[in-house]
RNA sequence: GCCGGUUUAGCUCAGCUGGUAGAGCAACGGUUUUGUAAACCGAAGGUCGGGGGUUCGAGUCCCUCAACCGGCACCA
Numbered sequence: 001g002c003c004g005g006u007u008u009a010g011c012u013c014a015g016c017u018g019g020u021a022g023a024g025c026a027a028c029g030g031u032u033u034u035g036u037a038a039a040c041c042g043a044a045g046g047u048c049g050g051g052g053g054u055u056c057g058a059g060u061c062c063c064u065c066a067a068c069c070g071g072c073a074c075c076a
Stems, first nucleotide, its partner, number of pairs: 001072007010025004019056001028042004049065005
């Protein structure tokens, strides 16, 4: 340099045919317990990697940039 994949909550990941962004875990509050853990209940937590475009409407489609992973090429 070329090709492919990934980027969504603190972490690990879903998200269908474009139509109200979700789960588990963690953390937090509560119940329970002599106490802790476990279990159960609750509430909270998101510029969906950055920018631009299309559209009535974009996590989803298009363009571009970046980061990470893998493959290939180059390295006289």
Transfer RNA from a Pseudomonadota bacterium, 76 nucleotides, folded computationally. NCBI's taxonomy places the organism under Bacteria, Pseudomonadati, Pseudomonadota. Its mean pLDDT, the model's own confidence on a scale to 100, is 82. Its Rfam family is "tRNA". Gene Ontology term of the family: triplet codon-amino acid adaptor activity. It is annotated as a transfer RNA.